[in-house]
């Protein structure tokens, strides 16, 4: 001076799952009806009620697991056994269930750490 493996951070790309459920509130919008005003009239505006659609917030139930978290009771791996540990396993606290965002994980690149050689 170069520098494998490994660790951390970061950029790009890929990257799933799960209610078209229900109740309440208010917002926007379409339609019917009623009332009032304006107009020669067509029609327009405002208010009320009903109904449909959309999305927002809250609640109930259901569901998903690949941020994070917890647990080894089962499964799998470390390992032939015990102990122990870990997980893409299990549980769903959190998170999520149109899309988007985000996501473990994978590939490439960059920076830093360590330093086998």
């Nucleotide at each position: 001076u170069c520098g494998a493996c490994c660790c951390c951070a970061u950029g790009c790309g890929g990257g799933a799952g799960a209610g078209c459920c229900u109740c309440c509130g208010g917002c926007g919008u379409g339609c019917c009806c009623c009332c009032g005003c304006c107009u020669c009239g067509c029609g327009g505006c405002g208010g009320g009620c009903g109904u449909g659609c959309g999305g927002c917030g809250g609640g109930g139930c259901g569901c998903c697991g690949a941020a994070g978290g917890a647990g080894c009771a089962a499964u799998u791996c470390c390992u032939c056994c015990c102990c122990g540990g870990a997980a893409a396993c299990u549980c769903u606290c959190a998170g999520g269930c149109c899309c988007a965002a985000g996501u473990a994980c994978c590939g490439c690149g960059u920076g830093g750490g360590u330093g086998a050689g």
Model confidence (mean pLDDT): 78 of 100. Glycine riboswitch aptamer from Yinghuangia seranimata, 117 nucleotides, folded computationally. Of the family's consensus pairs, 82% are formed in the model. It was read from a public genome assembly, where an Rfam model found it. NCBI's taxonomy places the organism under Bacteria, Bacillati, Kitasatosporales, Streptomycetaceae, Yinghuangia.